[in-house]
Context: one part of a larger RNA
RNA sequence: CCCGCAUGUAGACGAAAAGACCCUAGAACCUUCACUGCAAUCUGUUAUUGAGCAUGUGGCCAAGCUGUGUAGGAUAGGUGGGAGGCGUUGAUCCUCAGGUGCUAGCCUGGGAGGAGCCGACGGUGAAAUACCACCCUGCUUAUUCGCGUGUUCUAACGUCGAAUGUCUGAAGCGACACGACGGACCGUGACAGAUGGGCAGUUUGACUGGGGCGGUUCCCUCCUAAAGAGUAACGGAGGGGUCCAAAGGUGCCCUCAGCGCGGUCGGCAAUCGCGCGUCGAGUAUAAAGGCAAAAGGGCGCUUAACUGUGAGACGUGCAUGUCGAACAGAGACGAAAGUCGGGCUUAAUGAUCCGGCGGUGGAAAGUGGAAUCGCCGUCGCUCAACGGAUAAUAGGUACUCUAGGGAUAACAGGCUUAUCGGUUCCGAGAGUUCAUAUCGACGAACCGGUUUGGCACCUCGAUGUCGGCUCAUCGCAUCCUGAGGCUGGAGAAGGUCUCAAGGGUCCGGCUGUUCGCCGGUUAAAGCGGUACGCGAGCUGGGUUCAGAACGUCGUGAGACAGUUCGGUCUCUAUCUCAUGUGGG
Numbered sequence: 001c002c003c004g005c006a007u008g009u010a011g012a013c014g015a016a017a018a019g020a021c022c023c024u025a026g027a028a029c030c031u032u033c034a035c036u037g038c039a040a041u042c043u044g045u046u047a048u049u050g051a052g053c054a055u056g057u058g059g060c061c062a063a064g065c066u067g068u069g070u071a072g073g074a075u076a077g078g079u080g081g082g083a084g085g086c087g088u089u090g091a092u093c094c095u096c097a098g099g100u101g102c103u104a105g106c107c108u109g110g111g112a113g114g115a116g117c118c119g120a121c122g123g124u125g126a127a128a129u130a131c132c133a134c135c136c137u138g139c140u141u142a143u144u145c146g147c148g149u150g151u152u153c154u155a156a157c158g159u160c161g162a163a164u165g166u167c168u169g170a171a172g173c174g175a176c177a178c179g180a181c182g183g184a185c186c187g188u189g190a191c192a193g194a195u196g197g198g199c200a201g202u203u204u205g206a207c208u209g210g211g212g213c214g215g216u217u218c219c220c221u222c223c224u225a226a227a228g229a230g231u232a233a234c235g236g237a238g239g240g241g242u243c244c245a246a247a248g249g250u251g252c253c254c255u256c257a258g259c260g261c262g263g264u265c266g267g268c269a270a271u272c273g274c275g276c277g278u279c280g281a282g283u284a285u286a287a288a289g290g291c292a293a294a295a296g297g298g299c300g301c302u303u304a305a306c307u308g309u310g311a312g313a314c315g316u317g318c319a320u321g322u323c324g325a326a327c328a329g330a331g332a333c334g335a336a337a338g339u340c341g342g343g344c345u346u347a348a349u350g351a352u353c354c355g356g357c358g359g360u361g362g363a364a365a366g367u368g369g370a371a372u373c374g375c376c377g378u379c380g381c382u383c384a385a386c387g388g389a390u391a392a393u394a395g396g397u398a399c400u401c402u403a404g405g406g407a408u409a410a411c412a413g414g415c416u417u418a419u420c421g422g423u424u425c426c427g428a429g430a431g432u433u434c435a436u437a438u439c440g441a442c443g444a445a446c447c448g449g450u451u452u453g454g455c456a457c458c459u460c461g462a463u464g465u466c467g468g469c470u471c472a473u474c475g476c477a478u479c480c481u482g483a484g485g486c487u488g489g490a491g492a493a494g495g496u497c498u499c500a501a502g503g504g505u506c507c508g509g510c511u512g513u514u515c516g517c518c519g520g521u522u523a524a525a526g527c528g529g530u531a532c533g534c535g536a537g538c539u540g541g542g543u544u545c546a547g548a549a550c551g552u553c554g555u556g557a558g559a560c561a562g563u564u565c566g567g568u569c570u571c572u573a574u575c576u577c578a579u580g581u582g583g584g
Stems, first nucleotide, its partner, number of pairs: 001584008010576003014571002022405006028397004034202005040195009050153010062141004067136001074129001077135005084118003094111007157182005164177004205217003214234001218240006241386001242284001243343002248302007256280001258276005282291002285348001287346003306329004312323003318387001331340003354380007362373002412459001413457001414455003418452001420448006429439002466541001467539003471533001472530005479504003482499006506520005547565004551560003
């Protein structure tokens, strides 16, 4: 060196199972004050559903009544006609009873009585009275048509029946008869309102240095933005979801803030006068850019905060958005030239559908109309997740499942090193004196890659996770032992620094603990790396499935780096490697 045999499991990111954790998309169950339904329940109406009595109430028709502001004979319902009407078929007047009433009276009936009474006219008043007609308001009576309530009935309907009968030549079964009880209720059908996780179908956004929680989501201004435009981040700062009939238009006029001086109360600062004053004031509101021939501040007159259009541009994926000379009409201001289609400019917002309102009169299914539609104008959305999925939508899953992802988290590794650990430099200071025996502020430069992190680069068709046990191996920033320097080293014991990794580096109590505290020893009881070494070597106390409980949270299903009891650890070694041994 080659080939075996035996043994061991460190590696082959070993085998097994398209990761169960996490995320993305989906599903399934479960919950509820998510949405929308359905069953079920309740209530009402109606049908099945009939009869009588009592009572209440409504409608039509008829008859009879009814009607009071003030003025006026006095209780004037409205309008019209009207000059007459009524009366021995019993008027005025008197009396009794009833009704009504605004207590004035009016109406009806009976008795008595025996010839007149009323109106027109006049007067009062908004309207004039007798009488007739048609009506209005309210009331009464009668017929009729309903409706409600109470009660009674029996024939629908229901319940019960070992009397008895028929089917039946058997029946304690059934149907019918028959009887009893209930009864137009109940029950059932239809319709409607309510209730309705009992059940069903679904929804429950996105961005995101993993996800969740938080924040954001549309528009305006500035910076980032790299001197055209544009330009991202959960980059840095602020605003808007209006306001104004003048704060718009036009003509004319004016100049601010501040400062100095002067001046009654009056002061640092009020109003007044003089001077300086290019902009520091002001601008309806954020910021930026503007603005003094003002876009700032006043006064007069006014409504262009108009209608129909629009050459041409800016901007732009689309759809939106922005500017606009000029023409026509009718205007405002101005002597005129002219200016005016809102506001110094840039925010102050919402597509489409559906529906409302005003206009128009285009369509109108043979024709004429019309329902309806269109067109012009306008209104209704924190559709704010703001290019708006629907008119309308929340949660749980540790009982879970599927498709995927190392496009994305938890372990380990990698990069980084803020944090962490260490070294060096500077030397203010203290150390009685003296920076450097020793300690060393404020700072600076490095190193390490054991902490907590950041990033998300291999791995989600799986790289098993804390601690213990076993077995280790390496580094040195050395715990002991060894060699030295300095000392604020007398000696002893120390302090600090340099060299040094050969060897060594404990036993117990508590806790799952690593760690730590404690007890007793020791020369010492070192710090780290090795997938926080080591589960195809062991364990399984912790963490991290399914059961259960407590506290807390939640309406609930359930949840909790809160607690508690319980809870399957598979693999016969092919290769590398290692140890032992044999042959060549």